[in-house]
RNA sequence: GGAGUCGGCCAGGCAGUCGCGUCAUCGCAUUCCUCGGGAUGUUGGUGCCGAGGAAAGUCCGGGCUCCACAGGGCACGGUGCCAGGUAACCCCUGGGCGGCGCGAGCCGACGGAAAGUGCAACAGAAAGAUACCGCCGAUGGCCCGCAAGGGAUCAGGCAAGGGUGAAAUGGUGCGGUAAGAGCGCACCGCGAGCCUGGCAACAGGCCGGCACGGCAAACCCCACCGGGAGCAAGACCAAAUAGGGAGGCAAUGCCGUGGCCCGCGGUGCCUCCGGGUAGGUUGCUUGAGCGUAUCGGUGACGAUGCGCCUAGAGGAAUGACUGUCCACGACAAAACCCGGCUUAUCGGCCGGCUCCGUCU
Numbered sequence: 001g002g003a004g005u006c007g008g009c010c011a012g013g014c015a016g017u018c019g020c021g022u023c024a025u026c027g028c029a030u031u032c033c034u035c036g037g038g039a040u041g042u043u044g045g046u047g048c049c050g051a052g053g054a055a056a057g058u059c060c061g062g063g064c065u066c067c068a069c070a071g072g073g074c075a076c077g078g079u080g081c082c083a084g085g086u087a088a089c090c091c092c093u094g095g096g097c098g099g100c101g102c103g104a105g106c107c108g109a110c111g112g113a114a115a116g117u118g119c120a121a122c123a124g125a126a127a128g129a130u131a132c133c134g135c136c137g138a139u140g141g142c143c144c145g146c147a148a149g150g151g152a153u154c155a156g157g158c159a160a161g162g163g164u165g166a167a168a169u170g171g172u173g174c175g176g177u178a179a180g181a182g183c184g185c186a187c188c189g190c191g192a193g194c195c196u197g198g199c200a201a202c203a204g205g206c207c208g209g210c211a212c213g214g215c216a217a218a219c220c221c222c223a224c225c226g227g228g229a230g231c232a233a234g235a236c237c238a239a240a241u242a243g244g245g246a247g248g249c250a251a252u253g254c255c256g257u258g259g260c261c262c263g264c265g266g267u268g269c270c271u272c273c274g275g276g277u278a279g280g281u282u283g284c285u286u287g288a289g290c291g292u293a294u295c296g297g298u299g300a301c302g303a304u305g306c307g308c309c310u311a312g313a314g315g316a317a318u319g320a321c322u323g324u325c326c327a328c329g330a331c332a333a334a335a336c337c338c339g340g341c342u343u344a345u346c347g348g349c350c351g352g353c354u355c356c357g358u359c360u
Base pairs, nucleotide, nucleotide: 001356002355003354004353005352006351007350008349009348010347012325013324014323015322016321017320018319020050021049023047024046025045026044027043028041029040030039031038032037052331056342057341059340060339061338062337063336064230065229066228067227076226077225078224079223080222081095082094083093084092085091096110097108098107099106100105111221112220116219117218118215119214132162133161134158135157136156139155140154142151143150144149170188171187172186173185174184175183189210190208191207193206194205195204196203197202234282235281236280237279244273245272246271247270248269249268253267254266255265256264257263289308290307291306292305293304294303295302296301326329
């Protein structure tokens, strides 16, 4: 100097003018009043604060709220190498294993196939227990030969070679054999055995000729986890109208039932009570919070001290214009809150590390 990789940060800056929202405060207007004040507002000043790293998708996990719930099991769903972190997680950190990369580093539905069931198109003899081509035919039989021996391959043996396939019953080599074969040996692989290290996943060594393949994002088995609905949750205040309950009055009433009396039911007005609707208030932002320092930890993270308050609306505010500078400004905007994941994103800054080239 070039190429790359990982992590963190910013999200046009500055100045001016006008405007918007919550809250506080001082007026103003209206209204109520026990004259102290209170309430309301398309109202006027002043002051503080006023979107994001993703506010997004709503994909996970939790807080909060209401409903349900003795305990256990079944079913259903989710998670799935190991250990840790956390309120919790399909998250994060560290480690293991596998794959990719020269490397920094990146990626991983990564439990179990000696429980059982099932599946494998096409091709192929055979996809679970098989022999199409092929090899052999030592042994027994057959033929030829006097014999030595030779021949074909009937029984039979083989799975090395060919062929099919994504996959064919460990691989390569040497020995061995009639031909072959873990049949024997070396190395690699494998293993349900043993030892060592590690909390563990797992690794290393020894031992064993090898038990017999693949698929669990097929059913399944194992371990762990999981009640439902959501701020339009929920809580409080509460008209008008129409129901409900209690009491009083009219009243020795009227109507109905009934032949009549009692009784029972209905009917008017007033007061009180209760549920509930409109409407209003609340839930609402001080929180698993942010910053910083120290300490513990490889780390995620945790502990302690100090400091800070940083939108809270309810048709819903955060904008417009001017000047100026530059690298010319992306994706996008809260609506109960928080932790993650994923996706979108102009450009720029800082730091760790790796590889290549050159110079000293």
Annotation
Bacterial RNase P class A from a Lysobacteraceae bacterium, 360 nucleotides, folded computationally. Model confidence (mean pLDDT): 77 of 100. The gene name in the source record is rnpB. The RNAcentral record of the sequence draws on ENA.